[in-house]
RNA sequence: AGAGUUUGAUCCUGGCUCAGGAUGAACGCUAGCGGCAGGCUUAACACAUGCAAGUCGAGGGGUAACAUAGGUGCUUGCACUUGAUGACGACCGGCGCACGGGUGAGUAACGCGUAUGCAACCUACCUCUUACAGAAGGAUAGCCAAGGGAAACUUUGAUUAAUACUUCAUAAUAUAAUUUUAUGGCAUCAUAGAAUUAUUAAAGAUUUAUCGGUAAGAGAUGGGCAUGCGUACCAUUAGCUAGUUGGUGAGGUAAAUGCUCACCAAGGCAAUGAUGGUUAUGGGGUCUAAAAGGAUGGUCCCACACACUGGUACUGAGACACGGACCAGACUCCUACGGGAGGCAGCAGUGAGGAAUAUUGGUCAAUGGGCGAGAGCCUGAACCAGCCAUGCCGCGUGCAGGAUGACGGUCCUAUGGAUUGUAAACUGCUUUUGUAUUGGAAGAAACUUCAUCACGUGUGAUGAACUGACGGUACAGUACGAAUAAGCAUCGGCUAACUCCGUGCCAGCAGCCGCGGUAAUACGGAGGAUGCAAGCGUUAUCCGGAUUUAUUAGGUUUAAAGGGUGCGUAGGCGGGGUUAUAAGUCAGUGGUGAAAUCCCUCAGCUUAACUGAGGAACUGCCAUUGAUACUGUAAUUCUUGAGUAUAGUUGAGGUAGGCGGAAUGUGUAAUGUAGCGGUGAAAUGCUUAGAUAUUACACAGAACACCGAUUGCGUAGGCAGCUUACUAGACUAUUACUGACGCUGAUGCACGAAAGCGUGGGUAGCGAACAGGAUUAGAUACCCUGGUAGUCCACGCCGUAAACGAUGAUCACUCGUUGUGUGCGAUACACCGUACGUGACUGAGCGAAAGCAUUAAGUGAUCCACCUGGGGAGUACGUUGGCAACAAUGAAACUCAAAGGAAUUGACGGGGGCCCGCACAAGCGGAGGAACAUGUGGUUUAAUUCGAUGAUACGCGAGGAACCUUACCUGGGCUUAAAUGCGUUUUGAUUUAUCUGGAAACAGAUAUUCCUAUUGGCAGAAUGCAAGGUGCUGCAUGGCUGUCGUCAGCUCGUGCCGUGAGGUGUCGGGUUAAGUCCCAUAACGAGCGCAACCCCUAUCAUCAGUUACCAACGGGUAAUGCCGGGGACUCUGAUGAGACUGCCACCGUAAGGUGUGAGGAAGGUGGGGAUGACGUCAAGUCAGCACGGCCCUUAUGUCCAGGGCUACACACGUGUUACAAUGGUCGAUACAAAGGGCAGCUACCUGGCAACAGGAUGCUAAUCUCAAAAGUCGGUCUCAGUUCGGAUCGAAGUCUGCAACUCGACUUCGUGAAGUUGGAUUCGCUAGUAAUCGUAUAUCAGCAAUGAUACGGUGAAUACGUUCCCGGGCCUUGUACACACCGCCCGUCAAGCCAUGGAAGCCGAGGGUACCUGAAGUUCGUAACCGCAAGGAUCGACCUAGGGUAAAACUGGUAACUGGGGCUAAGUCGUAACAAGGUA
Repeated sequence: AGAGUUUGAUCCUGGCUCAGGAUGAACGCUAGCGGCAGGCUUAACACAUGCAAGUCGAGGGGUAACAUAGGUGCUUGCACUUGAUGACGACCGGCGCACGGGUGAGUAACGCGUAUGCAACCUACCUCUUACAGAAGGAUAGCCAAGGGAAACUUUGAUUAAUACUUCAUAAUAUAAUUUUAUGGCAUCAUAGAAUUAUUAAAGAUUUAUCGGUAAGAGAUGGGCAUGCGUACCAUUAGCUAGUUGGUGAGGUAAAUGCUCACCAAGGCAAUGAUGGUUAUGGGGUCUAAAAGGAUGGUCCCACACACUGGUACUGAGACACGGACCAGACUCCUACGGGAGGCAGCAGUGAGGAAUAUUGGUCAAUGGGCGAGAGCCUGAACCAGCCAUGCCGCGUGCAGGAUGACGGUCCUAUGGAUUGUAAACUGCUUUUGUAUUGGAAGAAACUUCAUCACGUGUGAUGAACUGACGGUACAGUACGAAUAAGCAUCGGCUAACUCCGUGCCAGCAGCCGCGGUAAUACGGAGGAUGCAAGCGUUAUCCGGAUUUAUUAGGUUUAAAGGGUGCGUAGGCGGGGUUAUAAGUCAGUGGUGAAAUCCCUCAGCUUAACUGAGGAACUGCCAUUGAUACUGUAAUUCUUGAGUAUAGUUGAGGUAGGCGGAAUGUGUAAUGUAGCGGUGAAAUGCUUAGAUAUUACACAGAACACCGAUUGCGUAGGCAGCUUACUAGACUAUUACUGACGCUGAUGCACGAAAGCGUGGGUAGCGAACAGGAUUAGAUACCCUGGUAGUCCACGCCGUAAACGAUGAUCACUCGUUGUGUGCGAUACACCGUACGUGACUGAGCGAAAGCAUUAAGUGAUCCACCUGGGGAGUACGUUGGCAACAAUGAAACUCAAAGGAAUUGACGGGGGCCCGCACAAGCGGAGGAACAUGUGGUUUAAUUCGAUGAUACGCGAGGAACCUUACCUGGGCUUAAAUGCGUUUUGAUUUAUCUGGAAACAGAUAUUCCUAUUGGCAGAAUGCAAGGUGCUGCAUGGCUGUCGUCAGCUCGUGCCGUGAGGUGUCGGGUUAAGUCCCAUAACGAGCGCAACCCCUAUCAUCAGUUACCAACGGGUAAUGCCGGGGACUCUGAUGAGACUGCCACCGUAAGGUGUGAGGAAGGUGGGGAUGACGUCAAGUCAGCACGGCCCUUAUGUCCAGGGCUACACACGUGUUACAAUGGUCGAUACAAAGGGCAGCUACCUGGCAACAGGAUGCUAAUCUCAAAAGUCGGUCUCAGUUCGGAUCGAAGUCUGCAACUCGACUUCGUGAAGUUGGAUUCGCUAGUAAUCGUAUAUCAGCAAUGAUACGGUGAAUACGUUCCCGGGCCUUGUACACACCGCCCGUCAAGCCAUGGAAGCCGAGGGUACCUGAAGUUCGUAACCGCAAGGAUCGACCUAGGGUAAAACUGGUAACUGGGGCUAAGUCGUAACAAGGUA
């Protein structure tokens, strides 16, 4: 110091989360030791038991207990007795008990903190000073006696003492009154002095030295009171207050004061927050933080408050009193039922509550306190010990060597390697700790006693003696021996640390993001690693990070956020000069800021924590002295801010009145006739009772065309025909006047579009609601026809808008260019200057960017308003305003990890532009109807094996299922297996033949019999190691393939632009089939694609001629290149040529285009093929092959027979044949190319109607052979279900093959179905193409081939064109999409869960008001009773705690019913928003 998380990516805004530190903590796992700290945060809940405040006999009467001594009795160790002594229960008296200890309920307050004041006060014990202490008296506890009561306790009588009480005397520097002098101050007054009058004291003990007593003064200490400042949240708490505020007088107090009372006045507090409510002891400090701050107030210290709850006083120096009193209440206990007792928030301890917090310990040795002359006594204060890893600190669990890198574990690419790991074993060393044993502290110095000394009978000094709970503890020595001692969490990113197995959106994890659906570094286990370590994690809370409340230090055009506008009150801020002052400000000084804590230095415990000493600091407050720049205050002055005046200009500024024309509607009259109107198309509507249309006249209301504009005016809302009156402003010029009069502006007041409301008018047009017609699946809409409120006027409300420039007001400053409105100046009509407005563009600067940019969103100043994640929600409740509608103010629970802004790249649009393609159009021929073939779906089945499924599956894998294939089914067999290799053992055969069983495989039986020449070979059997799987996953993969698409695209390097994602290049203008090329250009180049290079084909040349060819020459045949020959031609097949917009004309800058151009076999890519960029579809294929993982192993492997893949109500795709005359049929006759052929093709001959059969020959092929059809020439048929069509069926055959039943093809004869050109819709094709005709081949024994792949023959029509459909490319635009429109997303309803509002009613809490009652107690009053009196008793009055009653307010809980809200993989209905989202 930052990091993760919104997005496909980016920048920003903004929240959520994490890493750090801390704790009086708790929980989980674990645990060796010590030191120092800490330890009921909850029930201020209730408490058993013990202890926590006594002491003094040197105040007193005394003697219950103990001890000593004496005495008496005698039973000789007992009883009685003597206050005699030490002492001492209870009692009187003194002092203490108001300290110490606990707790934090109450309290928002002079309670606390801080600083002052008291001329308004008190102070026991202590210190100092002065003075004094004379005399007298009456009681009362106790004790004794009697009585009541269960007890607590209590009554009566008699008697008695004091340092208890009373009276008298004396007395002042006391108190009070009067008079007076001096000085001082702060108003009353204070101080010092004098005079007079009045009042008030005392106590003794006694060892005779002291202690104690009284009065007065002073000090010290402790307190009381008053005041300034500071001290939580809520304004959805705005008014509160009658002793209230003040005065006079009186009372009261230690003391000021409404503290109390009488009277008088009407004040006092409050937006600088009164009153009310909620919460809370405050501070020093503590935690955190860089600081400022924020949070907190446990332990320690200071203060306050409280002591079961409430009230009250007494005593006392001090209390309204924790371990005192009285009363009331609640609770608990005892009781003889009459009555009594109690108060752990002291120390231990118990119960309860709770996640949770200790021993019913020791000692007064030290420190401190009370009493005492003292010894001493008391002290749960305190000091110690016990329990607890609760925290902080320290130590240890060994150290060194040791590689065969051991065993074992784990992992892997596995005959081996890596890791655990120098780790272990083993060797040597050490002994902190541990165990045993020995020694053993400091803390102790006093008091006191004794001795000595100095002053003098006491104090001081010195010496000696006495005293330790902790504790035989700390510590030290010796011995033994690595011996007694390591865990916890984590390992996807943040965040250090990785693999295997298991699981399979299950189980589970998770702080945030998120993991898990069969290869999980995220779950669980293991191995390993990382971090910390006697601890480690988790949970809770606080600060931090968070500049995420921003004083330091934020924002407000679009992210949350500028008030709708103006006026203006308080407040805040405010121009120049001079003088004074010194409040703010600054400086010096003084006081205070307790100690502890924090910081620094030093020191003490072996170190540290801890503790001590010293210093610094405590940033604060108060006082005082000085300074006077700035601010303030006071005075005076100035003119530039502001205003006034004079002159002029300007405009849809406002209010009221008058006038005008066009249009619309209506009425009347007229002309005129069948429609009008409306729409995408229609209909509703109007019209023969005369509409619409046209003409004339009249009336009504509303709005003001053109001018008209980035125009003008106004504070905003807003303002538009013309004109009159009234009225407000702005600007310019002049610089005459005033002299800071200014700016902003909470609360307040005024204005404030449209809609709406009230009253009264008005109503032409338009037009919510409503009605009808359409549209639609529906249409409560969009469209159409009508139409009421309203729109208009007057008056009064409402007070809101995307009231927007989404930009508050004012002032100052800061480059430019160019328009425009209104003035002024100068002038020439050009041009220019200046002021105020209003626009555009562009710099610096700013900004997240878009953008803003003298009209700032720039740079500064002042004031106001507002914001702090999204939703819930501008909702609920409360309050205020309003006639209402509603407006203003304005939350929470709960829920999410985002919501959002700007820009980028894509994708998409029922957005736009440009362009292309058999995409449409123009044509030709088909499909869809029929029958059949074939594939698919579905159904069926024992099985109908599997895969392919929009385009991009469906005559596809399969280029050929009768068996085999075959993977499927049924049945029968085998288990190292059907094949192969290696090792060991063994046999000598293997094989073949025959027989039996069987469907076969197989099983059984019989017979036969090795080769080599010893090494082995071969074969079988047994055994071992390696099998096998068309089982799963194409979503684990390789390879291959389809599609977009043979579309023209896809990228890179460097540079440049941008914060960045990205852009540029690749865009623009042309051109092209093309990102093809040219020009331009912050780009310049390059790569993969395009094109070309390759093959076939079209022309020619050269070379070469056999099996091809045959022109010329020769030979020969019935005939044929048949033969000799030839190398001319065709052809074959090798090498070349040729085509490049090269030439010409025109257009164009160029690229290029156009041309019935020339030439050429071919002309603009000549035609065809091969060739498929980056990528998309988790596209297809684990069944072609390969391959990871998983699964089966007498079976999911393998062998065999039979069956199935060929089923058949049906649906779809692809084809074949047809429906006929451009045809069928019969006869004759001509011309290919490319292929195949020895288990083959077969000439030819014979037989058969034929399929074919029997012979026979040629050919391992330019030699032989398979081998053409349409066409052409004739005949016939004559428009019919036919001489069309051939399905189906019957019969007879042929061929292949072990075998044609399921289930082959072909032949012949017979039979002769549907079908007469095919609905919506849809497919192919642009030239040697479509159409049509046949041929060949692969597979193959044969064939279900009408398929596929090739080949040639014959051989068209049409394209105006790009509006539309489909697909694609480029540019641009919008976007809330990015899984990318098959996207996203809204609302009701239905279901579950959650919190919440309203609500009749019910149940509480607290406070106040009114009335009644009223204990204890203070004060006051008091005739009868007592007393001589003082006085007492009694009774009463005032006040109050508490109790009761009543009405209301407030607040909480609950609640039938009810309202909306939030959340929840796959519910319903629609489709509102995002694209022009289909009605912006």